[in-house]
Molecule: Guanidine-I riboswitch aptamer
RNA sequence: AAACAAGCUUCCUAGGGUUCCGCUGCAGCAUCAGGUCUGGACCGAGAGGAGGCUCAUGGUAAUGCCAUGACACGGAAGGAUAAAAACCUGGGAGAG
Numbered sequence: 001a002a003a004c005a006a007g008c009u010u011c012c013u014a015g016g017g018u019u020c021c022g023c024u025g026c027a028g029c030a031u032c033a034g035g036u037c038u039g040g041a042c043c044g045a046g047a048g049g050a051g052g053c054u055c056a057u058g059g060u061a062a063u064g065c066c067a068u069g070a071c072a073c074g075g076a077a078g079g080a081u082a083a084a085a086a087c088c089u090g091g092g093a094g095a096g
Stems, first nucleotide, its partner, number of pairs: 007053006015043002020040002022037001023034003055069006071091001073094001077089003
């Protein structure tokens, strides 16, 4: 200084807020307010878990099957959505 599948996707978790439902407040319904409400539902990881597809390399001698695919410290700021986030920018800047 450069390259790398460090690819795509599903389910879930840590986490996250408040459109909707529920809950709470007003005697009650509706409206309204409240996430400084456990929740349903929702968002959700490169550096969390599991699976599928695909790719690479090797093996097998089959058009399939098996094995391997390591490691990963990290802001601030901005963006999306109703909103927020460990989401996205981003395995970014930077550090090492």